[in-house]
């Protein structure tokens, strides 16, 4: 210095996958457990080449613990507009 980034808020837009059986509660609607099937874009965990060897490193790549499968909410990411200030220059 507030430019480029980290971070963080508004605002927009944002895919996927059963309104699944049982039970239980409930004036209704929500909800809670359990069991099959499913999704991957909170989070998380793993991996290559670049190099001949070690090391260390990544996703929108696999895994699906978590999380999610009517609306809603949450969502990686993108864009505007802001806050922040040594994490940036």
């Nucleotide at each position: 210095u507030a430019c480029c980034g980290a971070u963080u808020c508004g605002c927009a837009g944002g895919a996927g996958a059963g309104a699944g059986g049982g039970c239980c509660g409930c004036a209704c609607c929500g909800g809670g457990c359990c069991c099959c099937g499913c999704c991957g874009a909170a989070g998380g965990c793993g991996c290559a080449a670049a190099c001949u060897c070690c090391c260390a490193u990544a996703a929108a790549c696999g895994c699906u613990c978590a999380g999610g499968c009517a609306c809603a909410a949450g969502c990686a990411c993108u864009g505007c507009g802001g806050a922040c200030a040594u994490c940036a220059u």

Predicted 3D model of an 89-nucleotide RNA (Glycine riboswitch aptamer) from an Alcanivoracaceae bacterium. Of the family's consensus pairs, 85% are formed in the model.